[in-house]
Molecule: small-subunit ribosomal RNA
Organism: uncultured prokaryote
């Protein structure tokens, strides 16, 4: 301090998600030590047992023991005295503390500061004062109930228990005087008079008196205790400022409530309570009500300011099983006290009783989840006690938990043969790895032996010294020195010493964010995931190995909180268009607010004091070997109170002042509003008239109106509504909104001059008003147009879009509604900040007086600068720069929906959530792509023509079907006469049967044998067996090479799969004219620019402009080939001239003119001329020329698209299979046939068929071969072989054309298909399943629906010929040459492709993207007869225990008495209060409901196309 994830990219805008650091922690795996902390966060559920509060005999009468004495004496029994030691009971003090939880409580409950002049405070400290009587009642005895637990009578007894009396003030009270001080009530304080209140002893010692060594009594000291009062000190109660969670889908609370008076109560103010009296208090600065919650110092986290939290420690509050209540006390309305109600549990003999762990340990439940029924009072502090002591689950420590922080350790150097061994590999290696083994040292923990601190200080004993207190060297008290004692933890901590690397490492991870990869299972299965996302046979995401990183006695995941997140934003966001300005005015609290002087000090600002406990954090130091831990000191604590100062700004007070705002006065402008009346146009009715078939409507037509006379056209006349032209990014108004003309009535705003008031302002939460259109009510009007409604069309369907009618509505009055894309999607007010150009209203000036020009002002427009903005854009009318107010936002959906409330008649508004889901959603701008969006262009794209296909037979491929098999691929265009330039076997890969397993094929090795080859036998064959022949080649003489064969293994081998793992190699787009790069300028940036424009070509082709310059790869030319000529060359071609021979032929000599051949050059270049054109490039026209504007024709195929096609041409990664998916034989099948479809051939005829008859080529092949003449067959062909290895010979007759003859429109002399029959040729072999001839036979077809192809010139069309392959088989392919055409106004439409521009919600890119009902499954939610719980208000009911109040109905010790009582007290009884509990009635909330609403979410489901381009109706 950031990363990821929305896009094809990119910027913003947003939300999710990750790295950090916490933790009482939980789970998983794993565990070696030690020190310090920490440990029910759930059920405030319920508990067994045992401990947690007792102590004091120096307050008291007693018992029991024990010991001594001592009497009686029955000698072992009893009494007495002492003296110890235990103790139940009265009493004292304690038990109100300390420990525990966190229900409740939103509160003076907590914090913080203040107040108590409104109060208490035991036991401590300190300073005064103080005594003397009585009269019971527990223990105990005795007697009775009861199971018990406890009770009852009746007797007797102490006290520091209890009651009386004296007495006493600086104590209270009441009356009263003087002073201070105030908060004006008092209240302090110095007096004064009167009245009332106490009290308790215990223990040591000493003299003195008396028994004469024991005691008792007076007195005395000393100590402790009691009483009473001042003070301190510590602790508590009380008020009060401030400050303390969410919900307005809680807006009104409140009757003791608010106050005042007496009263009463209380330690103490007060309605705390009462009685009357008044009618008040509290609230938008959030009152009532609901919900959650102890509160805090503080702890996490954060730069911070905040945010979460509130376990441990420490304050401080509330609470003890639930609810009530009080007593005793100095303090309690009491955790281990009491009473009463209730619910549980236990015990019971059934009548009664007992109980409260939210004390320590513990159990059970609950739950993911929290120890030991341990010592121990040695230390620290408590309680009693004069002390010894006791008692203390507080506490000290010890067990259990890696739950957490620290620490340590599991070894260290050395060690290359880089062992072994795993992994992995391109097989060479690499890697684990100096890791290990090996030799060399240490020895922390652990272990076990031995030694050994500190924690202890006091206290008390015991002694000395010295001081006080006395007569006193007793005694006792201090002080200080010697000494003695006391340790739970403890087998401590620490220290040594033994022997031996020996006991001691795991866990998450490895696509990215985030460091750190391979191999192997797996096969969208099985898994993984924190976000994006991996997994569909080559997974760095999964599972296992190996390696690598991370941290380490831990390491991950989960859960929660901070943070990153400026993602609520004070510090620190936004609202034109991403979520966001209220539809607009007005205006109430609020909040802001001109200019100048003075006061004042509330804000401000500065010192001072108090305070802010401790601990914590953070700073300096110190002790535990060190860290965690601990100790001592400081600083902090940003905050309250108080208090001195200071006076600029803000507030407050007073006084002025005119510039903000506002009146008055002239002016003009103007669809501002509201009423009234008024006026032509025009549509529609109606009435007449004219006049005859349609009229209307549409994309085309019907519906529909007209022969009952319409439309059409004249004239009357009725009605409503709306105002043509003027008219204008032009005016008016807050918006909505406003448009003929007149007229009364009125709002504003603007201008001129400056008279007037004197900040009157500006914004504005609620609040009021006004608020298109559309709807609602009543009551009218209703021309016209038109929701619903009906008909007609369109359509697969058309509840639509078109049409042709129509009713609410539209229009007026009154009243509701209150809502719009009410938009400038821009909140209102005020000031600043470059210009230039319209245009409206006003006012000034100027001169040339105009349709002028210059300035100013209020309005409304357009550019555009600086600045803002994610950009787009906005820009003085800001979305610049500031200031004031206000409203609004906080991912997408669910939803502006549900529930409540709150308006409305009603529709409905308004105000507005959860839950659930998803990782996005959005905005701008960009590049492509697409359009039933434009513009320009081009191409047999279409027009214009020719000629076919489609209809038939046949061929031939494909699908489908059949099959044992019909092997496989190719699939729109770009599969289908294609792979295949040829399937009878063989090809061949397919089926069927027979056979081989190192193999039909490569290398390697050992052995044999040369190779080889005859011939028989068994078999379909392949194979098996025999058998004749035959020894070769090189050699340095050892042997070597080829070949055979037979044997092991290592390997062959596969037309098996995966063309979506590949190369290589086509196909397409498309011979379209693109497609990029450097460097430079623009933009944050994807990008863009250049490559765009203005012109031109076939062409990014050139030309010119121009933030581009330049380059590239393509086009173009080079290249072949054809057209013209020219040199050269002259055999096997030629033959013009000269000979020569022939029936006849360049046949011969011979020539080299021509032709051809083949080889090298010319030649063509917009080179001339002439227009256009921008002086360009370039076009048109022309000349010349064989050819003219790339002559014509091949070949050449940019980046790149289809996951296009091939694994079956080849080669290859990975899979599968090896007596088989491999080899080999043989026989079948790839030729099969109810069919559909491409693609061809013959045809369907007279521009033809048929007969004869005779004429012109090109270009190939050819020794396994072409084969000539002859001969033989009607004919394929046989026969034979000249020639020829080819410009010689052969194939080889070119056929359409020419001419002549017949046919005479007809299923024919047309047309062949089928079918017999008989044959030839190839070949082992023609049966499935060749080709061809002959002879017979003669099918369908009369030019072919929809639709559809080709083709612009030597082109279609027609005619033939050849060629590869091939034994043999073309109608297919490829190549040739003959005859040889029509037509192209021209781009409107279809296809298709180029460029620019535009939209866009596509980007897998329109074969896109998408919505909505339905049906299914699941979620979660609203309504809902309604039932069942929880809380609660209100009105009664009820009344336990306490308490107060009355009350003499019973009882009574102490005082008083005139002994009769009496005062006092208890008991009962009533009366108020008032829990628990009942009843009725509302009010919330929760669970729960047959049924039904919508919402989300889900595999490839259905029905439609609604938006996204003009989405086919914007």
């Nucleotide at each position: 301090a950031g990363a990821g994830u929305u896009u094809g990219a990119u910027c913003a805008u947003g939300g999710c998600u990750c790295a950090g650091a916490a933790c009482g922690a939980a789970c998983g795996c794993u565990g070696g030590c030690g020190g310090c902390g920490u440990g029910c966060c759930u059920a405030a559920c319920a508990c067994a047992u045992g401990c947690a509060a007792g102590u004091c005999g120096a307050a008291c009468g007693g018992a029991a023991u024990u010991a001594a004495g001592g009497g009686g004496c029955u000698u072992g029994c009893u009494c007495c005295u002492u003296a110890a030691u235990u103790u139940a009971g009265u009493g004292g003090c304690g038990c109100a503390c300390g420990g525990g939880u966190g229900a409740g409580u939103a509160a003076c409950g907590c914090g913080u500061g203040a107040a108590u002049a409104a109060u208490c405070u035991a036991c401590c400290u300190u300073c005064g004062a103080a005594u003397c009587u009585g009269a019971a009642c527990a223990a105990c005895a005795c007697a009775c109930c009861g199971a018990a637990a406890g009770g009852u009578g009746u007797g007797c007894u102490a006290a520091u228990a209890c009651c009386g009396g004296a007495u006493a003030a600086u104590a209270u009270c009441u009356u009263u005087u003087g002073c201070c001080c105030u908060u004006c009530g008092g209240u302090g304080u110095a007096g004064a008079a009167g009245a009332u209140c106490a009290a308790a002893g215990g223990c040591g010692g000493c003299c003195u008196c008396u028994u004469c060594u024991u005691g008792a009594a007076a007195g005395c000291c000393g100590u402790u205790g009691u009483u009473u009062g001042g003070a301190g000190a510590u602790g508590a109660g009380u008020u009060c400022g401030c400050g303390u969670a969410c919900c307005a889908u809680u807006a009104g609370c409140u009757a003791g409530u608010u106050g005042g008076u007496g009263g009463g109560g209380u330690a103490a103010a007060g309605g705390c309570c009462u009685a009357c009296c008044a009618a008040g208090g509290c609230u938008a600065c959030g009152a009532u009500g609901g919900u959650u919650a102890g509160c805090u110092g503080g702890u996490c986290u954060g730069a911070g300011a905040g945010g979460a939290u509130g376990a441990c420690c420490a304050g401080u509050c509330a609470c003890a099983c639930u609810g009530g209540a009080a007593c005793u006390g100095a303090g309690a309305c009491a955790c281990g006290g009491u009473c009463c109600a209730g619910a549980c549990u236990c015990c019971u003999a059934c009548g009664g009783g007992a109980g409260g762990c939210a004390g320590c340990a513990g159990u059970g439940a609950g739950g993911a989840a929290u120890c030991u029924u341990g010592c121990g009072c040695a230390a620290u502090g408590g309680g009693g006690g004069a002390a010894a002591c006791c008692c203390u689950g507080a506490c000290g420590c010890a067990g259990c938990a890696a739950c957490g922080c620290c620490g340590c350790g599991u070894g260290a150097g050395u060690g290359a043969u880089g062992a072994a061994g795993g992994c992995u590999c391109u097989u060479g290696g690499g890697u684990c790895g100096u890791a290990a083994a090996g030799a060399u040292c240490u020895g922390u923990c652990a272990a076990u032996a031995g030694g050994g601190a500190a924690g202890a200080a006091a206290u008390c004993g015991a002694u000395u010294a010295u001081g006080g207190u006395u007569a006193a060297u007793a005694u006792c008290c201090a002080u200080a020195g010697u000494u003695g004692u006391u340790g739970a933890c403890g087998g401590u901590a620490c220290c040594u010493a033994u022997g031996a690397a020996g006991g001691a490492a795991g866990c998450c991870a490895c696509g990215g964010c985030u460091a750190a990869u391979u191999c192997c299972g797996u096969g969208c299965c099985a898994g993984c995931a924190g976000c994006c996302g991996c997994g569909g046979u080559a997974a760095u995401a999964c599972g296992g190995g190996a390696g690598u990183g991370g941290c380490a006695a831990g390491c991950g995941u989960u859960a929660u909180c901070c943070g990153g997140a400026a993602u609520u934003a004070u510090u620190g966001g936004g609202c034109g268009u991403a979520a966001a300005g209220c539809g607009u005015c007005u205006g109430u609290a609020g909040g802001c607010g001109g200019u100048u002087g003075u006061c004042u000090a509330a804000g401000u600002c500065u010192g001072a004091u108090g305070u802010g406990a401790a601990a914590g954090c953070c700073c300096g130091g110190g002790g535990c070997u060190c860290a965690a831990c601990c100790c001592c000191g400081g600083a902090a604590g940003u905050g309250c109170a108080u208090u001195g100062g200071a006076a600029a700004c803000u507030g407050g007070g007073c006084a002025a002042c005119u510039u903000g705002a506002g009146u008055a006065u002239g002016g003009g402008a103007g669809a501002g509003g509201a009423a009234a009346g008024u006026g032509g146009a025009a549509u529609u009715c109606c009435g007449a008239g004219u006049g005859u078939a349609g009229g209307g409507g549409u994309g085309a037509a019907a519906u529909c109106c007209g022969u009952a006379g319409a439309u059409a056209u004249u004239c009357g006349g009725a009605g409503g509504a709306a105002c043509a032209c003027c008219a204008g990014u032009g005016g008016c108004g807050a918006a909505g909104g406003c448009g003929g003309c007149u007229u009364c009535c009125u709002g504003g705003a603007c201008u001129a001059a400056c008279a007037c008031u004197g900040a009157c302002g500006c914004u504005g939460a609620g609040g009021u008003g006004c608020g298109a259109a559309a709807g609602c009510g009543u009551g009218g009007g209703g021309a016209g147009c038109a929701a619903a409604c009906a008909g007609g069309a369109u359509u697969a369907g058309a509840u639509a879009c078109c049409c042709u009618g129509g009713u609410a509505g539209u229009c007026c009055a009154c009243g509701c509604c209150g809502u719009a894309a009410a938009c400038g999607a821009u909140g209102u007010c005020u000031a600043c900040u470059a210009g230039c150009c319209g245009u409206u209203g006003g006012g000034a000036g100027a001169c040339u007086u105009g349709a002028u020009c210059u300035c100013u002002u209020a309005g409304u427009g357009g550019c555009g600068c600086a600045g803002c903005u994610a950009a787009c854009g906005c820009a003085a009318u800001a979305a610049g720069u500031a200031g004031a107010c206000c409203g609004c936002c906080u991912g997408g959906g669910g939803a502006g929906u549900a529930c409540g409330g709150u308006c409305g008649c009603a529709a409905g508004a308004u105000u507005a959530a959860a839950a659930c889901u998803c990782a996005a959603a959005u905005g701008a701008a960009u590049u492509g792509a697409c359009g039933g969006g434009g513009g320009c262009c081009c191409g047999c794209a279409c027009a214009a023509g020719c000629g076919g296909u489609g209809g038939a037979g046949c061929a031939u491929g494909u699908g489908g079907u059949u099959u044992a098999a019909u092997u496989c691929g190719a699939a729109g265009c770009a599969a289908c006469g294609c792979g295949a330039a040829g399937a009878a076997c063989c090809u061949u890969a397919c089926c069927c049967g027979c056979u081989c397993u190192u193999g039909a094929c490569a290398u390697c090795c050992a052995c044999a044998g040369a190779a080889c080859u005859u011939u028989c036998c068994a078999g379909a064959g392949a194979u098996g067996g025999a058998u004749c022949g035959g020894u070769g080649c090189c050699u340095u003489c050892g042997g070597g090479a080829a070949c055979u064969g037979u044997g092991a293994g290592a390997c062959a081998g596969g037309u098996g799969c995966u063309g979506c793992a590949u190369g290589g190699c086509u196909g397409u787009c498309g011979u379209c004219a693109g497609c990029u790069c450097g460097u430079g300028u623009u933009g944050u940036g994807a990008a863009a620019u250049g490559u765009u424009g203005g012109g031109u070509u076939a062409a990014g082709u050139c030309c010119c402009g121009u933030a581009a310059c330049g380059a590239g790869c393509g086009c173009a030319a080079c290249c072949c080939u054809u057209g013209u000529c020219c040199u050269u060359a002259u055999u096997u071609g030629c033959c013009a001239g000269c000979a020569c021979g022939u029936a006849a032929u360049g046949g011969u000599g011979g020539g080299a003119a021509c032709u051809c051949u083949a080889a090298g050059g010319a030649g063509a270049c917009u080179g001339c001329c002439g227009g256009u054109g921008a002086c360009a490039a370039a076009c048109c026209g022309g000349a010349g020329g064989a050819a003219g504007g790339u002559g014509g024709g091949g070949a050449c195929g940019a980046c790149g698209u289809c996951a296009a096609g091939u694994c079956a041409u080849c080669a290859u990664g990975g899979c599968c299979c090896u007596u088989a998916c491999g080899a080999g034989c043989g026989g079948g099948g790839c030729u099969a046939c109810a069919c559909a479809c491409g693609u061809g051939c013959u045809g369907c005829a007279a521009u033809g068929g048929c007969c004869a008859g005779g004429a012109c080529a090109a270009a190939c092949g050819g020794u396994u071969g072409c084969a000539a003449c002859g001969c033989c067959g009607c004919g394929a062909g046989g026969u034979g072989g000249a020639g020829c290895u080819a410009a010689u010979c052969c194939c080889a007759u070119a056929a359409a054309g020419c001419a002549u003859g017949u046919c005479g429109u007809a299923g024919u002399c047309c047309g062949g298909a089928u079918u017999g029959g008989a044959g030839u040729c190839u070949g082992c072999a023609a049966c499935u399943c060749g080709a061809c001839u002959c002879c017979a036979u003669g099918a369908a077809g009369u030019c072919g629906g929809a639709a559809u192809c080709g083709c612009u010139a030597g082109u279609a069309a027609u005619c033939g010929u050849g060629a590869a392959u091939c034994a043999g088989a073309a109608u297919g392919u490829c190549a040739c040459g003959g005859u040889g055409a029509a037509u192209a106004c021209g781009u409107u439409c279809c296809c298709g492709g180029g460029c620019c521009u535009u939209g866009u919600a596509c980007a897998c890119a329109c074969c896109g993207c998408c919505c909505g009902u339905c049906a299914c499954a699941c979620c979660a939610u609203g309504g809902g007869a309604g039932u069942g719980g929880g809380u609660u208000g209100c009105a009664a009911a009820a009344g336990a225990a306490g308490u107060a109040g009355c009350u003499a109905g019973u009882c009574u010790a102490a005082c008083c008495u005139u002994c009769g009582g009496g005062a006092g007290g208890a008991c009962g009884g009533u009366u108020a209060c008032c829990a628990c509990u009942u009843u009725g009635u509302g009010a919330u909330u929760c669970a729960u409901g047959a049924c039904u609403g919508g919402g989300g979410u889900g595999a490839a489901g259905u029905c439609g196309u609604a938006a996204c381009a003009a989405g086919g109706u914007a």